[in-house]
Molecule: c-di-GMP-I-GGC riboswitch aptamer
Organism: Chloroflexota bacterium
RNA sequence: AGCGAAAAGAGCAAACCCAUCGUGAGGUGGGGACGCAAAGCUACGGGUCCUUGGGAUUUUACCAGGAUAGCCGGGUUGCCGACU
Numbered sequence: 001a002g003c004g005a006a007a008a009g010a011g012c013a014a015a016c017c018c019a020u021c022g023u024g025a026g027g028u029g030g031g032g033a034c035g036c037a038a039a040g041c042u043a044c045g046g047g048u049c050c051u052u053g054g055g056a057u058u059u060u061a062c063c064a065g066g067a068u069a070g071c072c073g074g075g076u077u078g079c080c081g082a083c084u
Stems, first nucleotide, its partner, number of pairs: 001084002003081002011036002016031006034070001040076003044073003047068005053063002
């Protein structure tokens, strides 16, 4: 450096419910655990989703802004140690 068997110590927390913020996707706090070796951090690339926005009357394309790191990839930091 790769890899993720067995174990220990710790950690996070899906759905759902309550409160709250947001037009919305969704965020935050509490309860709760489906799961997770990066389910730590980061919107850089792709995807998906949203918009009291722009776009020609409307819709779509498109543009702009946003959400998602528990969709995938990249970057970066990190616990343990059978194995290579």